[in-house]
A computed fold for a 72-nucleotide RNA from a Patescibacteria group bacterium, annotated as transfer RNA.

RNA sequence: UCCCGGGUAGCUCAAUGGUAGAGCAACUGGCUGUUAACCAGUAGGUUGUCGGUUCGAGCCCGACCCCGGGAG
Numbered sequence: 001u002c003c004c005g006g007g008u009a010g011c012u013c014a015a016u017g018g019u020a021g022a023g024c025a026a027c028u029g030g031c032u033g034u035u036a037a038c039c040a041g042u043a044g045g046u047u048g049u050c051g052g053u054u055c056g057a058g059c060c061c062g063a064c065c066c067c068g069g070g071a072g
Base pairs, nucleotide, nucleotide: 001071002070003069004068005067006066007065010024011023012022013021018055026042027041028040029039030038048064049063050062051061052060
């Protein structure tokens, strides 16, 4: 330099172009002599950045940044 994959909640990951969810973690409540476990609930997102297409973009297109792999 070129090619491929990836970037979404604190972490690990989902999400046919139609208002972004789950598990774990956190918090609150229940249960318990207490803690843990268990049960119920709550909160938490500029979907890497900037543009474009579209009535509508996490998803499609372009450039760039970062991580991993490959070629030279």
The coordinates come from a structure-prediction model, not an experiment, and the mean pLDDT is 82. The organism belongs to Bacteria candidate phyla, within Bacteria. The RNAcentral record of the sequence draws on ENA. Rfam family: tRNA. From the family's description: Transfer RNA (tRNA) molecules are approximately 80 nucleotides in length.